Notes
Predicted 3D model of a 392-nucleotide RNA (Bacterial RNase P class A) from Rubrimonas cliftonensis. Rfam family: Bacterial RNase P class A. Rfam links the family to the GO terms dimeric ribonuclease P complex, ribonuclease P activity and tRNA processing. It was read from a public genome assembly, where an Rfam model found it. The coordinates come from a structure-prediction model, not an experiment, and the mean pLDDT is 76. Lineage of the source: Bacteria > Pseudomonadota > Rhodobacterales > Paracoccaceae > Rubrimonas.
RNA sequence: GCGGGCGGUUGGAUGGCCGCGUCGGUCCUUCGGGGCCGUCGAGGAAAGUCCGGGCUCCACGGAGACACGGCGCCGGGUAACGCCCGGCCGGGGAGGCGCGAGGGAGACCGAAGGCCGAACCCGAGGGAAAGCGCCACAGAAAACAAACCGCCGCGCCUCGGCGCGGCAAGGGUGAAACGGUGGGGUAAGAGCCCACCGCGCCCCCGGCGACGGGGGCGGCAUGGCAAGCCCCGCCGGGAGCAAGAUCGCAUAGGGGCCGCACAUGGGGCGUCUUCGCCCUGCGGCCCGGGUUGAUCGCAAGAACCCGUCGGCGACGGCGGGUCCAGAUGAAUGGCCAUCCACGGGGCCGCGAGGCCCCCGGACAGAACCCGGCUUACAGACCGCCCGCACCG
Numbered sequence: 001g002c003g004g005g006c007g008g009u010u011g012g013a014u015g016g017c018c019g020c021g022u023c024g025g026u027c028c029u030u031c032g033g034g035g036c037c038g039u040c041g042a043g044g045a046a047a048g049u050c051c052g053g054g055c056u057c058c059a060c061g062g063a064g065a066c067a068c069g070g071c072g073c074c075g076g077g078u079a080a081c082g083c084c085c086g087g088c089c090g091g092g093g094a095g096g097c098g099c100g101a102g103g104g105a106g107a108c109c110g111a112a113g114g115c116c117g118a119a120c121c122c123g124a125g126g127g128a129a130a131g132c133g134c135c136a137c138a139g140a141a142a143a144c145a146a147a148c149c150g151c152c153g154c155g156c157c158u159c160g161g162c163g164c165g166g167c168a169a170g171g172g173u174g175a176a177a178c179g180g181u182g183g184g185g186u187a188a189g190a191g192c193c194c195a196c197c198g199c200g201c202c203c204c205c206g207g208c209g210a211c212g213g214g215g216g217c218g219g220c221a222u223g224g225c226a227a228g229c230c231c232c233g234c235c236g237g238g239a240g241c242a243a244g245a246u247c248g249c250a251u252a253g254g255g256g257c258c259g260c261a262c263a264u265g266g267g268g269c270g271u272c273u274u275c276g277c278c279c280u281g282c283g284g285c286c287c288g289g290g291u292u293g294a295u296c297g298c299a300a301g302a303a304c305c306c307g308u309c310g311g312c313g314a315c316g317g318c319g320g321g322u323c324c325a326g327a328u329g330a331a332u333g334g335c336c337a338u339c340c341a342c343g344g345g346g347c348c349g350c351g352a353g354g355c356c357c358c359c360g361g362a363c364a365g366a367a368c369c370c371g372g373c374u375u376a377c378a379g380a381c382c383g384c385c386c387g388c389a390c391c392g
Base pairs, nucleotide, nucleotide: 001388002387003386004385005384006383007382008381009380010379012339013338014337015336016335017334018333020041021040023038024037025036026035027034028033043363047374048373050372051371052370053369054368055240056239057238058237068236069235070234071233072232073087074086075085076084077083088125089123090122091121092120095116096115097114102109103108126231127230131229132228133225134224135223148171149170150167151166152165153164154163155162156161179197180196181195182194183193184192198220199218200217201216202215203214204213205212206211244296245295246294247293254287255286256285257284258283259282260281265280266279267278268277269276270275303322304321305320306319307318308317309316310315340361344357345356346355347354348353
């Protein structure tokens, strides 16, 4: 320089005016509140409510089993996690190596298939030789098996082919075809035999481990799917701040105590009486109940910032400092000016650029709190890694 690939920060600034909420002070008050001053007042996602916890109430004697649900390579971090970090394996990946069809007068260039593979990306990544089940269409056949085209042998023949047998290498179908490549072998073929690769078992070495490397044996048995049942291992009681706690007015109903009455009584209705009908102890105090409401829960915490030490890292230890929203019919806003970036238009200038005007400043907003994940986002800024080429 060219190319490839990751990550982080920020989320307009200042001033003025008006307005809103919390807390503190002060003054006034008709006790409901109000004035003034000061103070603090959204986010990186406050969002989705997907996962993990704290906290609260309910249930529960301990342990185990079963059922159901979730998770699933290994090691570590963490209060915990399905999160994070570091690794392993598989797939992808610029490029490299080697082979060399072919091109070129030559130098040389160089396809397909093969091997390796950077940074980095993707993987619900335990088990398919425990069992069951499924594998659309196409295809002969989708897994005890089987043969459409074809290849080979024999026989027949009207020389087109037909019949019987052998084969599974080639063609064809498919997402996937019963190990792959090469050689030997054969009538043609085939792990039939051999080498390498793959696969399985055993041993040795390295690693905490996932796993890796090497050696030996086996002729091949074992297609795929577990986000189908299932098997193995681990985890899991339920509901959620409208949790839950305290205070507490009125009416009706309930309970207790005391006083009075205990029936020719008392109360109510028909406007009163007579008469009739209906109901029935009355009064006081207390308990209890808990609707609307008020207060608490509720803002000092697995907190944040700085330094230092340990660790590859996630993170942890120590020291110092800071206090950082608390509404509930739900505050956190609006306007103006200047500046800051970004885009558009016009003018000037050869150009770099300068000036003026206008428009716009995203996504979105706490509601018990915290750790994650996911999703949304105008722009601005910063950093890192890898490959190739050239120069020093």